[in-house]
RNA sequence: CACUUAUCCAGAGAGGCGGAGGGACUGGCCCUUUGAUGCCCGGCAACCGGUUCAUGCAAAUGAAUACGGUGCUAAUUCCUGCAAAGUACUUUACUUUGGUAGAUGAGAA
Numbered sequence: 001c002a003c004u005u006a007u008c009c010a011g012a013g014a015g016g017c018g019g020a021g022g023g024a025c026u027g028g029c030c031c032u033u034u035g036a037u038g039c040c041c042g043g044c045a046a047c048c049g050g051u052u053c054a055u056g057c058a059a060a061u062g063a064a065u066a067c068g069g070u071g072c073u074a075a076u077u078c079c080u081g082c083a084a085a086g087u088a089c090u091u092u093a094c095u096u097u098g099g100u101a102g103a104u105g106a107g108a109a
Base pairs, nucleotide, nucleotide: 003107004106005105006104007103008102013041015040016039017038021031022030023029025081027079028078042073043072044071047069048068049067050065051064052063053062054061055060077101082098083097084096085095086094087093088092
């Protein structure tokens, strides 16, 4: 990098280093020297494993636990990009649903 599958309206510091850009991409709209992105620490969280408990013949299911492996820690994945329906009205705007794209976990190649 491409495949399968689950989730994405909850949660998380007024700390240290460091110095200018960042929010994937498009168009918006935002964050940022009252110091961003990043790294460290702290924190959040049960996706996988472990452990404990309950049910069960078993397979397994449910609950708890941050012990191990990730992950996350501005704004719903910040909104949006394609399609359909509806409303206002006919320039266009708004709402809902589905899809695309993206992110993360697990699996497979």